């Protein structure tokens, strides 16, 4: 890395659902925590604003193809890193659209002559000094000095030639694409975009403590603003549409019932597909608590002794984990 992470009988206790009656916290039955139920890191369903748009701004992703309800998830692939290997990782667009940054040290980091190398002049006590011009191969300083080794050339030197080679652009080979084969031309303005920013695609909010029904109270009492050239809704801003009131205080009632579990759901066979996964066919019903159920004896098979308990739900990532298997 993956998969399990407990199972089966008994006796007592709990909660749902079902049925039954003698309507009782009875009586039978059927079922009951997870691979992470943990973290709230993404993305959905549902719900409500709201009758439902358009544009800015914010916000997210970032190599290519595909899968998905959709994801910043997956499954392949390029292309780069790691590893002896199986494999594992990548925040993987763009520096020539501009901006901004890159300590010390160094002569100098969008640039430059400290040592040095050469010519020629003057000086001069043998050594050697000096001063113009030329140079960027050699040392040095740093993480890095503006293509890179090697040979030819120069007065000494330099892609100034030339040959192999990165890098960048034409052309071609293969590929849906990322990308890649081969060849040619020019010597070629460091890095940093997990810095502002550009491009590209995408994108309503706020959340089940959503909401909804009932019922009951007292269809209560007061205050400011405002009344269509106003004002209030639609996260923010405009447009747009919508509606006729908006805000704060004081009492008062209500705590019930629904929403609450049949699911993009689970298994099992078969086509297709490298795969994720679609598709057909059979089968299955597996918690819905509300201060919040699973809890204890015994017996056995065991590796089961760790990690650790749902609270609307699903599909993902991360995080913890004894043990046994592959």
């Nucleotide at each position: 890395c993956g998969c399990c992470g407990g199972g089966c009988g008994g006796c007592c206790g709990c909660a749902g659902g079902c049925g039954g009656c003698u309507u009782g916290u009875c009586c039978g039955u059927c079922u009951g925590a997870g691979g992470a139920a943990a973290g709230u890191c993404c993305g959905a369903g549902c719900u409500c604003c709201a009758u439902a748009g358009g544009g800015c701004a914010g916000g997210g992703u970032g190599c290519c193809g595909g899968u998905u309800a959709a994801c910043u998830g997956c499954c392949g692939g390029u292309g780069g890193a790691g590893g002896c290997g199986a494999c594992u990782c990548c925040a993987a667009g763009g520096a020539a659209a501009g901006u901004g940054c890159a300590a010390c040290a160094g002569a100098g980091a969008u640039a430059u002559a400290c040592c040095g190398c050469g010519u020629u002049u003057c000086c001069u006590u043998u050594g050697g000094g000096a001063a113009a011009c030329g140079u960027a191969a050699g040392g040095g300083u740093g993480g890095a000095a503006a293509g890179g080794c090697g040979a030819g050339g120069u007065a000494a030197g330099a892609g100034c030639u030339c040959a192999c080679c990165a890098g960048c652009g034409g052309c071609u080979u293969g590929g849906c694409g990322a990308c890649u084969u081969g060849u040619c031309c020019g010597c070629u303005c460091u890095g940093u975009a997990a810095a502002c920013c550009c491009c590209a695609c995408c994108u309503g909010g706020c959340g089940c403590a959503a909401g909804a029904u009932u019922g009951a109270u007292a269809g209560g009492g007061g205050a400011g603003c405002a009344u269509a050239u106003g004002c209030g809704g639609c996260g923010g801003c405009c447009c747009g549409u919508c509606g006729c009131g908006c805000u704060c205080c004081c009492g008062g009632g209500u705590a019930a019932u629904c929403g609450c579990u049949u699911g993009a759901g689970c298994c099992c066979g078969c086509u297709g597909g490298c795969a994720a996964c679609c598709g057909c066919g059979g089968g299955c019903c597996u918690a819905g608590a509300u201060a919040g159920a699973u809890g204890g004896c015994c017996g056995u098979c065991c590796a089961a002794g760790a990690c650790a308990g749902a609270a609307c739900u699903c599909g993902g990532c991360u995080u913890a984990c004894a043990g046994a298997c592959g």